[in-house]
RNA sequence: GAUGAACGCUGGCGGUGUGGAUAAGGCAUGCAAGUCGAGCGCUUACCUUCGGGUAAGAGCGGCGAACGGGUUAGUAACGCGUAGGUAUCUACCUUGAAGUCUGGAAUAACUCGGAGAAAUCCGAGCUAAUACCAGAUAGUCCCGCAAGGGUAAAAUUAUCGCUUUUGCGAUUUUGCUUUAAGAGGAACCUGCGUCCUAUCAGCUUGUUGGUGAGGUAAUGGCUCACCAAGGCUAUGACAGGUAGGGGGCGUGAGAGCGUGACCCUCAACAAUGGGACUGAGACACGGCCCAUACACCUACGGGUGGCAGCAGUCGAGAAUCUUCCACAAUGGGCGAAAGCCUGAUGGAGUAACACCGCGUGAACGAAGACGCCCUUCGGGGUGUAAAGUUCUUUUAUGUCAGAAAAAUAUCCGUUUACGGAUAUGAUGGUAUGACAAGAAUAAGGGGCGGCUAACUUCGUGCCAGAAGCCUCGGUAAUACGAAGGCCCCAAGCGUUAUCCGGAAUUAUUGGGCGUAAAGCGUGUGUAGGCGGUUUUAAUAGUGGCUGGUUAAAUUUUAGGGCUCAACCCUGAAGCCGCCAGUCAAACGUUAAGACUAGAGCAAGUGAGAGGCUGAUGGAACUUACCAAGUAGGGGUGAAAUCCGUUGAUAUGGUAGGGAACACCAAAGGCGAAGGCAAUCAGCUGGUGCUUAGCUGACGCUGAGACACGAAAGCGUGGGUAGCGAACGGGAUUAGAUACCCCGGUAGUCCACGCCGUAAACGAUGCCAACUAGCCGUUUGAAGUAUCGACCCUUCGAGUGGCAAAGCUAACGCGUUAAGUUGGCCGCCUGGGAACUACGGCCGCAAGGCUAAAACUCAAAGGAAUAGACGGGGACUUGCACAAGCGGUGGAUCAUGUGGUUUAAUUCGAUACUACGCGAGGAACCUUACCAGGGCUAGACAUCCUAAUGAAAUCUUAUCGAAAGAUAGGACCUCUUUAUGACAUUAGGGUCAGGUGAUGCACGGUUGUCGUCAGUCUGAGUUGUGAAAUGCUCCCUUAAAUGGGGUAUCAGACGCAACCCUCGUCCUGUGUUACAAGUGUCACAGGAGACUGCCUCUGAAUAGGGGGAGGAAGGCGAGGAUGACGCCAAAUCAGCGUGUCCCUUUGAUGUCCUGGGCGACACACAUGAUACAAUGGCCAAGACAAUGGGUUGCCAAGCCGUAAGGCGGAGCCAAUCCCAUCAAACUUGGUCCCAGUUCGGAUUGAGGGCUGCAAUUCGCCCUCAUGAAGUUGGAAUCGCUAGUAAUCGCGAAUCAGCCAUGUCGCGGUGAAUACGUUCUCAAGUCUUGUACUCACUGCCCGUCAAAUCAGGGAAGUCGGUAGUGCCCGAAAUCUCUCUUUUAAGAGGGCCUAAGGU
Repeated sequence: GAUGAACGCUGGCGGUGUGGAUAAGGCAUGCAAGUCGAGCGCUUACCUUCGGGUAAGAGCGGCGAACGGGUUAGUAACGCGUAGGUAUCUACCUUGAAGUCUGGAAUAACUCGGAGAAAUCCGAGCUAAUACCAGAUAGUCCCGCAAGGGUAAAAUUAUCGCUUUUGCGAUUUUGCUUUAAGAGGAACCUGCGUCCUAUCAGCUUGUUGGUGAGGUAAUGGCUCACCAAGGCUAUGACAGGUAGGGGGCGUGAGAGCGUGACCCUCAACAAUGGGACUGAGACACGGCCCAUACACCUACGGGUGGCAGCAGUCGAGAAUCUUCCACAAUGGGCGAAAGCCUGAUGGAGUAACACCGCGUGAACGAAGACGCCCUUCGGGGUGUAAAGUUCUUUUAUGUCAGAAAAAUAUCCGUUUACGGAUAUGAUGGUAUGACAAGAAUAAGGGGCGGCUAACUUCGUGCCAGAAGCCUCGGUAAUACGAAGGCCCCAAGCGUUAUCCGGAAUUAUUGGGCGUAAAGCGUGUGUAGGCGGUUUUAAUAGUGGCUGGUUAAAUUUUAGGGCUCAACCCUGAAGCCGCCAGUCAAACGUUAAGACUAGAGCAAGUGAGAGGCUGAUGGAACUUACCAAGUAGGGGUGAAAUCCGUUGAUAUGGUAGGGAACACCAAAGGCGAAGGCAAUCAGCUGGUGCUUAGCUGACGCUGAGACACGAAAGCGUGGGUAGCGAACGGGAUUAGAUACCCCGGUAGUCCACGCCGUAAACGAUGCCAACUAGCCGUUUGAAGUAUCGACCCUUCGAGUGGCAAAGCUAACGCGUUAAGUUGGCCGCCUGGGAACUACGGCCGCAAGGCUAAAACUCAAAGGAAUAGACGGGGACUUGCACAAGCGGUGGAUCAUGUGGUUUAAUUCGAUACUACGCGAGGAACCUUACCAGGGCUAGACAUCCUAAUGAAAUCUUAUCGAAAGAUAGGACCUCUUUAUGACAUUAGGGUCAGGUGAUGCACGGUUGUCGUCAGUCUGAGUUGUGAAAUGCUCCCUUAAAUGGGGUAUCAGACGCAACCCUCGUCCUGUGUUACAAGUGUCACAGGAGACUGCCUCUGAAUAGGGGGAGGAAGGCGAGGAUGACGCCAAAUCAGCGUGUCCCUUUGAUGUCCUGGGCGACACACAUGAUACAAUGGCCAAGACAAUGGGUUGCCAAGCCGUAAGGCGGAGCCAAUCCCAUCAAACUUGGUCCCAGUUCGGAUUGAGGGCUGCAAUUCGCCCUCAUGAAGUUGGAAUCGCUAGUAAUCGCGAAUCAGCCAUGUCGCGGUGAAUACGUUCUCAAGUCUUGUACUCACUGCCCGUCAAAUCAGGGAAGUCGGUAGUGCCCGAAAUCUCUCUUUUAAGAGGGCCUAAGGU
C1' cells in the first nucleotide's frame, strides 16, 4: 500500500459499487419455461342473422425447453491460453436454383367397463390433422472410373371470382421438400506455455505400430480379429499432494512475487454413481431408467423428492442481505399479430463492507471570564475557544410544485419511408426546484520511551498491568491506570488475519564459500556445458522491414456526461506474445577445406622414502642356557603393589624370536589424495629438461558412474619381542570407574576379504591467461672458466620466506593469490532440535550415505579493541616473606560488639575499610527509648485584632511525684502620649515542631586502594571503526625522576620543590632565667647540602660505587599536603536539603516524675594487670619534657594512718600554683623458686569527696579477705633507629567519674635484614580468554517434581488406493423363441453399486 474481510469503540446525509470465502451440508413454502385456434378434433359457457362466432379447458401436433440463471466438487488435462490446421455437422436467419403430385391405415381426447389408499394403470369402442405410412416424379444431391443405380415433400391465412352446399379456381401470406452457398455456432487434431515432492526411478499389454472390419457428423486402438514387439523416461516418465484455467487484480522503479471475489470468457458439475432415449444440438439443474444414501406420504400392498435458480430456513462458523415491486426499459421463448411467459433484467429494501462527495456552522469577540490542569507561586495552558453580538440555512424537518428515462406498437393515410391519431412508467409523488422556521438535527477513534508525529501531574510500587521489537513496572514511571495538554486520521478510527514492498534476506537484473553458513577425502571418466587461427558455402540462433493476430471490459491518455468526484460515454495508445513473408551474414551454429601457438607422440637425457615382490644386515629389546657374583632390585613428588637367597638387578658369553630401521635428515624429495625412509636385486607408474622430427584442435570441466582411500573396527588363518584399550593390583584423593606405578588380553605385524570414515586441513575445487620485486633451497640445460669438478651468469620445472599494486569485515593473501578475467563442477541461506527421526540404498556387524518436521530462542557466529582475570611469562617494589625483638589467641578485670533477655534495654557503624567506633567523658540533665501524669497556635519564629501597663521576676499559702494550677504581697518600664516600642494573656489564621522514612533522590564531610606513580588533554599521524600513538624500548630513579632513542610535538592533574618542626652556625632582642655579666635559655631573622670537589664506572653533559671536607651527604629526620577514580563504601542522628509521612483532646510534636541505655547462659574484638629473682618489698639518693590554671591552680603552716579537712600567701602566670616536678635507675638490706613476701580479682567493715540526689549507677582512702593464673592449641599482630621494648608525666571532655581509653611529652634504649623461591598487596610490558555485574566470572551433565512437542509401541478406529475372487441393476449392442409383431419372453457380452 491492499482485502468479498472479521472483531472493539463510535456513528449525520447522499451517490456508485459490493455482500455465504466455512458444510458441492440438509431443506418447509412460494415463484424461476412456456407458447401457438393463422396445424387438428372435442367439451363447457355466452351470443347468434342458426351458417356460425367469442371466451375458457383438457388433449393430439409444431417450436422452445441444450439458451438464460447457479456453483467450483472434480480436473495437472489439448482442461485452459496462444498460434495454426481439417477428416466434419449445423434448427431458426440470409442469398440462389428446382419442386410442393396421387393415395392409405391408425391413434389420443371422448364413451363404456375394470384395478388401486394414492401415484397411476388396464381392456373394448369412435374420430381429426402441418401426426404417421405407401406410391409417383427429380436434379445442380449420393454411390460409382464409367455405364448405370438410388433417395423427397404439408399444407395454410387473407381477398376476389365461381358454385346450392361440401367445395373449386386466381392472386397473396406463412410454411414444407431437395440442393448450392453465406453468417453465426459446434466437433476434432497439432506446436508452444501451464504448481510442489526424487524420502515417487523406472512405467506400460489396447500398451506402440500395421492390415482388415465395425462404429461415428468426422480422423483415430474409438472398438474388434490377426500380425509385429514395440512406446514413454533424469529435458523427470510413473506415483503422491494441491488446484478450475484465462482476460485480469494487489504490490513493486522494474525484473518479479502473490492472487483468480464482483465483470467478461472457456471448461466442468447439478444429492452420489452408472446409463441411454428424444432431438439440429444433451448423455440434459427445474426430462427418463437403474443402484445407493437421506427425507417425506401410506390403507404396509406401494409411491414421492432433489434450491450449486430467486427469496427464505436450520446447521456449522469470526463472518455475509428482502420469503419485496415490475415486465415500463434492455434482452430471450412462442405467435402472422394482439399478446402471453420471463426471480434474465430493471428497480426498491438491508449492512459504514468499500470508494467518492457534503455537512456538523460563519464573521466579530479579552493581554484573555468561570471551571479544570500545571507552577519556580511571579505566572502559564486550555484559548477567540466559550459567553456575547451579527449573519447564513448545505443537510435533517415541514408545506407546495414536480421530471427525463417513450424508443416503439397498433390503426389510418400516403407512399416505400414519411405523416397523423391512439396507447404504454415498476422505480415514484422519487430525483429536482421553491417556500417556512431555527445554530437549530449531526464527532469520534487511536496514539504521545526509541523506531514514530506528539509531555506533564497524580495514583500504583516487579503489585495491578503494558508490550510489534528493544523492553517498562521493586516510592520521584514522559512506557501501567487516570486527568490536563498535545499529535495523527476523521464518519470513521484501531486491532486481528492474509499478500506484496522495504529484503541485494534465493541475488536473471542483483549475493556468496581461508577464519562468519558454505570446496565433495582424492582421482579416472559418461551425458551435458564451454572451446585456438583461417577460407568458402548455407541460415531453425541473431538483427532489419512488412502483413496477420493478440475479444470486450480493465490500464494509460485526449475529450465529454451526471452541480464536482467516485461512476459512465467516445476516440487514440498499449496489450511485453505467437504466426507468416522477405532482406542481411559480423557473431554463433552446420558442412567442406587449410594451419600450428593448445594438446599429444617421438628422440636424447635427469632426479626421486612413487608402487609391488624377494633376499640380506646391524643396533636395541626380550627369552632360554652357561659363567661369575651378593642382597637387594625396580619404581615414584614420596611410596607401595611387583621381582629377588629356589640367587634377582648389575657384568660377560652362546642361542632363539618378533617388530622397527639411529646417524645421513633439511624450510629437502616423490605421489592425485591417503601416504612413502636400513641395504641390494627384479618388475612397474608418473614427471622435469633439451631438440623441434611427426599428428593436426585430437582440448577444458565433469551430474550420475567407477576406482583409490590414515587410524580404529569386523571375518578366516597365521604370528606375537616391545607397546598396550578392556581388566587385576598398588598409590593419590572427600571420592578417583582418571592422571602416577606394577602387571596385562584384544589389537598393533603377515595373507586374503570387508568397512569407507578423520581438524581426510593450505579448514583455500580443477583448467587457462594476465599483473613490481628481493632473498633462500631442490633438480635439469646452456654459457664462461678450468686439466677436471666447484664457483659465477642466464633460461626452465618444483619448494619456502618477506614484500609493490590490488583485494579483504578485519586477521591476512600477495606470479604456489584470498589480485584482474574466462570456462565447468560442488556447496551455503539465523541458532538449537540435527552429522537426528522416518523411509530408501549399502554393510556380517559396528555403522555409513541421503535427510526432515513439530517444538524452542532472539540471538548464535567472525575478526579486531579497551579492560579485568590466569594454580601464563618477563621485570620491579612494599615490615609482603625471610632474619630478629615484643605481643595477641589460655587467666582475671575494663571497654566495645553480637546474641539472648526486657515495658525499654534509643539509634547508627558491622570483610580488609565495624567492634576503647559516632561518645574528647549516660546518676538527674544529656536522651533520641519505656511506664505514667499534663499541654495543643504549641517549649521555639513572623504577622493581625482586643485587653492590660504591666508581664516576667521575687516571695508567701494550698493541692500535686513534678510539670503546673489557684490566691495574696513586693515591683509596676521607655518615649514622640498613642493604631507607639517592649511584654503577657485571650482569639484568629498564614503556620510552628518532628533524633519520623529514604545516604539507593542529594550537598557537604570522611574511609579505602595509597603518598602507590599513576590519570588525562590539544594538535598531528595510523586505522572503515572501537581505538592506538604520545605513556612502548634502553639506561637510571623513592618517583611518568632524569637522559638516550622514537610519528610524534607540546600541555594538565599528580611526584619533587615551595610550608612547619628538629639537628649546626651566625646576627638581633632580653619580660622572666641565673648572684653579676652574660646567653646554657627564649623569640625573630639569616647561613648551610648542590653529587659542589676528587676518583672509578657508564654511550653519556642521566646516573651509580668509593673518598675528602662538614653539625649534617646523596630525599639529613619527622609532619602537613592524598591525582583521575573504585567500593550505589559511611553519614538524612553534627549541619543543610528534595520528596513522602505525623500534627482536630489517645501526636511520630512538647513539658515532667521514675525507669532504661549499666540486664547476662554465652561468643568475639580492643586493652589493663599478671603468672615473678633481668623480680617483689623496705630504706636512702639522682636526672626530664610537653602542658593547664580566676566559677580556676592553690603555696607555707596545722589536723588526720590516709583519702581529705582547716587555712589563706601568690598567680590572668618563662615570675605563683598543679609539681618534692617523675618513674624506670643507683646504693644497701630482705625474700630463695613456693601458687610464694608472686598475683591481685572478689567480698566484708569503716571513712572521705563531688553533687538537689551516689539504691538501680560515681570516684578515692584505710583495715581485712586473697580467686584464676606457673608464659598460653590451631592460628595470628606490630616494628628497620632514638625505632621496637620498657618507665613515668601532662592535657582535652569534665560538678564528679566508671580513663586500664584517646591525644601529646620526655627518660632508659636494643636485635636483625643472606636474599626475593614461596604468602599477601601493588606497578610496567607481554600472552590466552567462550569473562565485561569483569574468576565470588562464565558454564557442563546427571538426578527430583511438573509440563509440552516429536519418534517408537501390543493393539484399536477412520479414510484413500487397488480387476485377486464372488455377485451383478438399468441401459446400448447381439442371439433365440412367441403372431399382443412400433410388442412380449428368455439368453449372452460389458458394467455401477455391493461382498470378501
Annotation:
Predicted 3D model of a 1396-nucleotide RNA (small-subunit ribosomal RNA) from an uncultured bacterium. Model confidence (mean pLDDT): 83 of 100. The RNAcentral record of the sequence draws on ENA and SILVA. Rfam family: Bacterial small subunit ribosomal RNA. Rfam links the family to the GO terms structural constituent of ribosome and ribosome.